A computed fold for a 72-nucleotide RNA from Deinococcus sp., annotated as transfer RNA. Rfam family: tRNA. Its mean pLDDT, the model's own confidence on a scale to 100, is 83. The organism belongs to Deinococcus, within Bacteria.
[in-house]
RNA sequence: GGGCGGUUAGCUCAGUGGUAGAGCAUUCGCUUCACACGCGAAGGGUCGUAGGUUCAAAUCCUAUACCGCCCA
Numbered sequence: 001g002g003g004c005g006g007u008u009a010g011c012u013c014a015g016u017g018g019u020a021g022a023g024c025a026u027u028c029g030c031u032u033c034a035c036a037c038g039c040g041a042a043g044g045g046u047c048g049u050a051g052g053u054u055c056a057a058a059u060c061c062u063a064u065a066c067c068g069c070c071c072a
Base pairs, nucleotide, nucleotide: 001071002070003069004068005067006066007065010024011023012022013021018055026042027041028040029039030038048064049063050062051061052060
């Protein structure tokens, strides 16, 4: 330098055009003599960045940043 994959909640990850989600974690409640476990609820998001297409974009297109793998 070229190719491919990835970037979404604190962490690990789903989500291939129509209200952004799960598990774990955190907080609160229930339960317990107490703790743990269990059950329930709540908070938490510029969907890497910029632009474009569209009535509508995490999703499609372009550029770019970062991470990983391969080739040179």